Lysine riboswitch aptamer from uncultured Eubacterium sp., 158 nucleotides, folded computationally.
Rfam family: Lysine riboswitch aptamer. From the family's description: Riboswitches are metabolite binding domains within certain messenger RNAs that serve as precision sensors for their corresponding targets. Allosteric rearrangement of mRNA structure is mediated by ligand binding, and this results in modulation of gene expression. This family includes riboswitches that sense lysine in a number of genes involved in lysine metabolism, including lysC.
Taxonomically the source falls in Eubacterium (Bacteria, Bacillota, Clostridia, Eubacteriaceae).
RNAcentral holds the sequence, with entries from MGnify.
The prediction has a mean pLDDT of 81.
């Protein structure tokens, strides 16, 4: 130092995506009350409103996005995620999502609890506790097994 591989049938992560749900919810129309405001994070503009906003009843009409998602493809094994700091992005302008890069933190998956997002007992993401589970060191060895560590790590060839 190069190349090839495990870990797991609940590995990581991306595409689509049958489907469920969001939801009889947002909005729209109509009556009727009622009177000055409404416009997706802020501010300006601009629009719309006493020819009646916003709001609340009833009827009728009736969505989407954003997350998830069976089977299915595709690239992998720091796969991949987070935190934080710059720069990018974005508008009229500020903020955000989002992208790049550098520090750092985490092997991996589940199950319980709080926390943030979401409509949500879903999902993701974080935090803690448990216990499995790979993988290396010591120790111990009849079999079991204990105690630590981290993936820039382990195993193999060259």
């Nucleotide at each position: 130092a190069g190349u090839a591989g495990a870990g797991g049938c609940u590995g990581c992560g991306c595409u689509a995506g049958a489907u469920a749900a969001g939801a009889g919810u947002a909005a729209g129309u109509u009556a009727u009350a009622g009177g000055a405001u409404g416009c997706a994070c802020c501010u300006a503009a601009g629009c719309a409103g006493u020819u009646g906003a916003g709001u609340a009843u009833a009827a009728c009409u009736g969505a989407a996005a954003g997350g998830a998602g069976a089977c299915a493809g595709c690239g992998c094994c720091g796969a991949a995620g987070g935190a934080u700091a710059a720069c990018u992005g974005g508008u009229a302008g500020g903020a955000a999502a989002g992208g790049u890069u550098g520090u750092c933190c985490u092997g991996g998956g589940c199950a319980c609890a709080g926390g943030a997002u979401a409509a949500a007992g879903a999902a993701u993401c974080u935090u803690g506790u448990g216990a499995c589970u790979g993988u290396c060191a010591u120790c111990a060895a009849a079999a079991g097994g204990a105690u630590g560590g981290a993936g820039a790590g382990c195993u193999a060839c060259u």